A computed fold for a 101-nucleotide RNA from a Pseudomonadota bacterium, annotated as c-di-GMP-I riboswitch aptamer.

[in-house]
RNA sequence: GGCCUGCAAUGGCAAACCCGCCGAAAGACGGGGACGCAAAGCUUCCGGGCUAAGGGGUAACACCUAACCGACUUCGGUCGGGCGCCAGCGGGGUCGCCAGG
Numbered sequence: 001g002g003c004c005u006g007c008a009a010u011g012g013c014a015a016a017c018c019c020g021c022c023g024a025a026a027g028a029c030g031g032g033g034a035c036g037c038a039a040a041g042c043u044u045c046c047g048g049g050c051u052a053a054g055g056g057g058u059a060a061c062a063c064c065u066a067a068c069c070g071a072c073u074u075c076g077g078u079c080g081g082g083c084g085c086c087a088g089c090g091g092g093g094u095c096g097c098c099a100g101g
Base pairs, nucleotide, nucleotide: 003101004100005099006098012037013036017032018031019030020029022027035088041094042093043092045091046090047089048086049085050084054065055064056063068081069080070079071078072077
């Protein structure tokens, strides 16, 4: 230095729930709180899940869609903006503490 493992220590994170706060919602953030976690650090590249404001759809619901909107166009496209959430669902990527082999 690489790989594997997690029996010690020092520390770390913090589910549900409650309060506050942001959001259309899913959910995030702060405080309290601990179910758990050896990457429960970071990252949406792949799969999966959640929500559906906007867009589509309906008489109205329902329902569909993480979309979509604008400009230009030789109608083939091109350009610009925009494209929610879960990393504590799994995989990948990346960085990393301690101990042992």

The model forms 100% of the base pairs in the Rfam consensus.
The coordinates come from a structure-prediction model, not an experiment, and the mean pLDDT is 84.